[in-house]
RNA sequence: AGAGUUUGAUCCUGGCUCAGAUUGAACGCUGGCGGCAUGCCUAACACAUGCAAGUCGAACGGAAACGAUGGAGAGCUUGCUCUUCAGGCGUCGAGUGGCGGACGGGUGAGUAAUGCUUAGGAAUCUGCCCAUGUAGUGGGGGACAACCUGGUGAAAACCAGGCUAAUACCGCAUGAGCCCUUCGGGGGAAAGCAGGGGAUCUUCGGACCUUGCGCUAUUGGAUGAGCCUAAGUCGGAUUAGCUUGUUGGUGGGGUAACGGCCUACCAAGGCGACGAUCCGUAGCUGGUCUGAGAGGAUGAUCAGCCACACUGGGACUGAGACACAGCCCAGACUCCUACGGGAGGCAGCAGUGGGGAAUAUUGGACAAUGGGCGAAAGCCUGAUCCAGCAAUGCCGCGUGUGUGAAGAAGGCCUGCGGGUUGUAAAGCACUUUCAGUAGCGAGGAAAAGCUUAAGGUUAAUAACCUUGAGUCUUGACGUUAACUACAGAAGAAGCACCGGCUAGCUCUGUGCCAGCAGCCGCGGUAAUACAGAGGGUGCGAGCGUUAAUCGGAAUUACUGGGCGUAAAGCGCGCGUAGGCGGUUUGUUAAGUCGGAUGUGAAAGCCUGGGCUCAACCUGGGAACUGCAUUCGAAACUGGCAGGCUAGAGUAUGGUAGAGGGAAGUGGAAUUCCGGGUGUAGCGGUGAAAUGCGUAGAUAUCCGGAGGAACAUCAGUGGCGAAGGCGGCUUCCUGGACCAAUACUGACGCUGAGGUGCGAAAGCGUGUGGAGCAAACAGGAUUAGAUACCCUGGUAGUCCACGCCGUAAACGAUGAGAACUAGACGUUGGGUCCAUUUAAGGAUUUAGUGUCGUAGCUAACGCGUGAAGUUCUCCGCCUGGGGAGUACGGCCGCAAGGUUAAAACUCAAAGGAAUUGACGGGGGCCCGCACAAGCGGUGGAGCAUGUGGUUUAAUUCGAUGCAACGCGAAGAACCUUACCUGGCCUUGACAUGCAAGUAGUAGAAGCCUGAAAGGGUAACGACCCCGCAAGGGGAGCUUGCACAGGUGCUGCAUGGCUGUCGUCAGCUCGUGUCGUGAGAUGUUGGGUUAAGUCCCGCAACGAGCGCAACCCUUGUGCCCUGUUGCCACUCCUGCGAGAGCGGGAAGCACUCUGGGCAGACUGCCUCGUCUAAACGGGGAGGAAGGUGGGGAUGACGUCAAGUCAGUAUGGCCCUUACGGCCAGGGCUGCACACGUACUACAAUGCCUGGUACAAUAGGAAGCAAGACCGCAAGGUGGAGCAAAUCCCAUAAAACCAGGCCCAGUUCGGAUUGUCGUCUGCAACUCGACGACAUGAAGCCGGAAUCGCUAGUAAUGGCGCAUCAGCUACGGUGCCGUGAAUACGUUCCCAGGCCUUGUACACACCGCCCGUCACAUCAUGAAAGCCGGCGGUACCCGAAGUCAGUGUGCCAACCGC
Repeated sequence: AGAGUUUGAUCCUGGCUCAGAUUGAACGCUGGCGGCAUGCCUAACACAUGCAAGUCGAACGGAAACGAUGGAGAGCUUGCUCUUCAGGCGUCGAGUGGCGGACGGGUGAGUAAUGCUUAGGAAUCUGCCCAUGUAGUGGGGGACAACCUGGUGAAAACCAGGCUAAUACCGCAUGAGCCCUUCGGGGGAAAGCAGGGGAUCUUCGGACCUUGCGCUAUUGGAUGAGCCUAAGUCGGAUUAGCUUGUUGGUGGGGUAACGGCCUACCAAGGCGACGAUCCGUAGCUGGUCUGAGAGGAUGAUCAGCCACACUGGGACUGAGACACAGCCCAGACUCCUACGGGAGGCAGCAGUGGGGAAUAUUGGACAAUGGGCGAAAGCCUGAUCCAGCAAUGCCGCGUGUGUGAAGAAGGCCUGCGGGUUGUAAAGCACUUUCAGUAGCGAGGAAAAGCUUAAGGUUAAUAACCUUGAGUCUUGACGUUAACUACAGAAGAAGCACCGGCUAGCUCUGUGCCAGCAGCCGCGGUAAUACAGAGGGUGCGAGCGUUAAUCGGAAUUACUGGGCGUAAAGCGCGCGUAGGCGGUUUGUUAAGUCGGAUGUGAAAGCCUGGGCUCAACCUGGGAACUGCAUUCGAAACUGGCAGGCUAGAGUAUGGUAGAGGGAAGUGGAAUUCCGGGUGUAGCGGUGAAAUGCGUAGAUAUCCGGAGGAACAUCAGUGGCGAAGGCGGCUUCCUGGACCAAUACUGACGCUGAGGUGCGAAAGCGUGUGGAGCAAACAGGAUUAGAUACCCUGGUAGUCCACGCCGUAAACGAUGAGAACUAGACGUUGGGUCCAUUUAAGGAUUUAGUGUCGUAGCUAACGCGUGAAGUUCUCCGCCUGGGGAGUACGGCCGCAAGGUUAAAACUCAAAGGAAUUGACGGGGGCCCGCACAAGCGGUGGAGCAUGUGGUUUAAUUCGAUGCAACGCGAAGAACCUUACCUGGCCUUGACAUGCAAGUAGUAGAAGCCUGAAAGGGUAACGACCCCGCAAGGGGAGCUUGCACAGGUGCUGCAUGGCUGUCGUCAGCUCGUGUCGUGAGAUGUUGGGUUAAGUCCCGCAACGAGCGCAACCCUUGUGCCCUGUUGCCACUCCUGCGAGAGCGGGAAGCACUCUGGGCAGACUGCCUCGUCUAAACGGGGAGGAAGGUGGGGAUGACGUCAAGUCAGUAUGGCCCUUACGGCCAGGGCUGCACACGUACUACAAUGCCUGGUACAAUAGGAAGCAAGACCGCAAGGUGGAGCAAAUCCCAUAAAACCAGGCCCAGUUCGGAUUGUCGUCUGCAACUCGACGACAUGAAGCCGGAAUCGCUAGUAAUGGCGCAUCAGCUACGGUGCCGUGAAUACGUUCCCAGGCCUUGUACACACCGCCCGUCACAUCAUGAAAGCCGGCGGUACCCGAAGUCAGUGUGCCAACCGC
């Protein structure tokens, strides 16, 4: 210090989330030691039991208990026990009295100010304490407890009578000072106790004196407490008004004290937008946590203050309380009870129940520190000091160290080689902290007491105080800390995580299941994200999770944000409070600045020191940024006083204008009414219809009525604050601008509340109503059409008055002021120049526009009229949805407006720009895309494929184009993968290992069987080494590894293929532009089949594509010359001849197959006057503008197709999902679809005759001639491994004849019989032939396909597969051989540019609303119940004060 997450990508805005630190924590797993801290955050819920406040006999009467002593007595073990007497002694229960129970300890319910914090103040009190303070402490009296007697009651407790003491109580005296005062005066106190004692006295107790303590009065102090003031101190305005003792005064009362604190009277005040009142929440602070800081959150432990003590009320006592372990009353609860009545208060320490995620021992000691009482010893002290429990936190230590490669074993992974765990372990050599055992052993202890010495005090050698010496003791912790010894690596490691953020990766299991998850998100068969394992990473006696706070978050922005489009400028003025304010002089000193002083407790922080270190403890220091007091300064802000004119305003003179209000008036047009002319339509639409019209419309002419609006001018022209304003004239009226002077003298700007204006629609009342026109009606359109279109038509639109108060009320841009380049228009005014009128030029000012520099901006854009640079003031924003909604308030006649949430829910929502894709957007251009043509499909029959259905099985795959005569270039068995049945199990096939193997391997034959298989078995081996014995190999048997799988996944893959598309595109390097995604290049102007080429250009180049190079075809030439050819020449056979056949010679021609030439816009002309590419035409040429055809398929798209062609990861089967065999099936058939074939006929069919090909193939082959058969075919076999022989007659065409428009001499399905061929075998299930049979069909609905020339159409021929065949398929070959293209509007597909977009899985996108059901959250609902608060009233305990009555009354008075 940042990171993840919106998008295909980008920048921005903006939220959500994470990494950090922290905690009085809790939970999960784990757990060795020590030190120091901390430990009911919830029920201020209820509490059993014990303890937590007593003490003083030196205040008192005393003596229940214990002890000592003495006396008496008894017993006897004659020095012990018991009894009794003695308060004389140590002491002491209960009681009187004093002091303390107001401290200490707990808790945080209440409290938003009677509190707290800081700083001040005056009208107060203060026990104990202090002062060598001041003064006094005289003299009397009468009671009441305890105790005794009696009584009541279960108890608690109480009553009556009698006795008694005091430092208890009450008078008297005195009283400087004290209090009151009318200044004359008046009032008002006390207590003794202990120690000691020389005189004197004595009733022998003492008096008396003295010391100490105490007591009384009083002064001052200290401490503590009460009161007052100022400032600060949470949220809500959907709480805006609150207040009657209220605010003040006077008199009185009351208090320790001021005060409406209380009371009577008088006045009518007091508080509040600087937030009163009300509601909610909360103890406050030092501090603590976090943060760079400013801040934010918090208020455990420690410390200060406050409040409370079962709940509420009340007083008493007292120095102090309205009192935690006091009292009274009421209430709730608990307990006891004899039912009459009583007792109690853990928010003290432990502890219990309960609540809760959760928080400890019914411990030890007063040794230390402190407190109460006491003269003291001492007693009391759950304050405190310690211990116990808890990893709750912080800090420290340990769980070993060195060496050790055979890199052990095991685990895990593996590409099978190895890698990793890993020097890790083992082994070897060492050490002993901590824990353990034993020993030794500090410090926390200072005092007090007693004895004594000196000094002080005193009459005093008592007593007391101070100092010194001696003596005697005092430790809960504690088995203390520390130290020493002993033994042995011995007793001591886990937790979380490993997809990104975020350090760290593999295997197995699972299969959108189980689960994970802080955010994004993982999981649907190869999950680094689930679970386990191995390995790793991080921290470590802990580690994770959850909760919470701050941080990051500049995400409330003071430091430190914004508002044109992301959330955000009020619709616009006027103006109150407030905020801000020109220039100058003087003064003041509030703000401001400086010095000093006080305060800001301690702890905390910093720095020294002490525990071996640290945490921790401790000395000192700084800081506490604050407040107050005081002394200065006077620049700035403010105040006061006085000037100035640059802001603002006023006056004078002009100018422009749809500025506003009122009245009047004009013409055109629409409609209506009357009249004339006139006749059949008008009107309306995409097309119509409703409608109007023969009762006379529309049209046209004349006249009249009425309402509304003002063409042209008219203009990013004008005016106005905005809304808005448009014929003309008049009246009233607001503002602006210009020029020159004069005047006032800061009079200004903004503006919360407030107030006014405010389009349209709407509302109320009343006029008006021509046109238009919500609603409504009718007609159309449509699947529907509550719409768009048409015909009508009412509110309304208009006017007057009154409401409403909102708009995309927009420049989506608040108002004012200043500054900061310009260029070009336009409106109003001024000045100057020039001019012949009009115009014109320059400049200035006020508006209104376009572009643009700097700058700004996320970008778009803004840019002197800023969105630039600054100042002042106001308004507004803080993720999306819920929602501008609900509730409440205010406004409104209503409609509604304004103010304005939350629950719940999402991880985004959004802005600008980029690249694509898309558009029933635009421009340009292509393609048999349409159009123009030709021929088909869709109808029939049959063939074939598919779907469906059926089945034991009908194996599987392909499914829009781009599956469907597709894989399959050929299913009777085989194929074959499917089904049924029968069999085999190291297997039909491969490799390795181990063992065995001479009658072994093999195997004729025989039995069984459908076969496979299972038995039996004559016969019967091989190779190498070796003389042999024997060994090895091969084979076989058995066993183990393994084979095998057309089982799954084409969404794990390779390879191959389809498709867009043979479309012209797809990219890169460098440079440049842009924050960036990206752009540029590749766009533009031409051109092309083409990103083909040219020109231009911040681009310059390059690559993959295009084209060319390749094959073939078309022309010519050269070479070649057999099996091809035969023109010329020769020989020969046949023939009457024409001629035919053969041979030689030859290669001229055809041809074969090798090479070469040729075509390149090269030439001419035009487009073109002008650059190029290029285009039109022409010449020549076999061919002309890529000549025709083929091969060739860019980056990529479709998770396209294929695991069944092959290969292959993973998974699955292993006497079966493998292998063998027989039979069946893949051919099943109500149907539907695709693709073909044959037809429906005369451009035809049939019969006969005649002619012309090319590509191919041939040895388990092609097969000639010949013969047989009607034919399929058969017999037979010459020739040919082929330019030689064969398949092999091409057919359409042509010639001749028949048919004569019909279900036919068309058409051939179907069926019957008989055959042929192939084959082990034609039943399921082959092809072909002959004879017979002779179905549908007469050109095909909607729709749809192919084709632009040697093409379509049409005719036949060949080949692959193949025993045969379902081939009418596929693939090649040659023959005959057209028509048409105006053109690009439309359909489809594509390319380029541009535009819009909320799409990016990309329009087969995205997305809106209703309805149905379920669930969650919120609002409303007739009402009902509860809580809190307010007001009015009723009942009313205890208590205080006053009054009064009754009763009592010793001390005083009186009798």